[in-house]
RNA sequence: GUCGGGGUAGUGUAGCCUGGUUAGCACACGGGACUGUGGAUCCCGUAGCCCGGGUUCAAAUCCCGGCCCCGACC
Numbered sequence: 001g002u003c004g005g006g007g008u009a010g011u012g013u014a015g016c017c018u019g020g021u022u023a024g025c026a027c028a029c030g031g032g033a034c035u036g037u038g039g040a041u042c043c044c045g046u047a048g049c050c051c052g053g054g055u056u057c058a059a060a061u062c063c064c065g066g067c068c069c070c071g072a073c074c
Base pairs, nucleotide, nucleotide: 001073002072003071004070005069006068007067010027011026012025013024020057028046029045030044031043032042033041050066051065052064053063054062
């Protein structure tokens, strides 16, 4: 340099192709129930779409340009 994959709560990950529900799940963290204490279990809560622009009534999703990570080729 060329090609491919990826970037979503503190961490991991689904959703993207086919635009429309309050962006889901697990762990973590906070509160509560239970318990002689703790653990386990159950309930509730906190917190997120890499950046900029475009299209659209509506964008995590489509288009364009960047940045970063991984892999292959050269």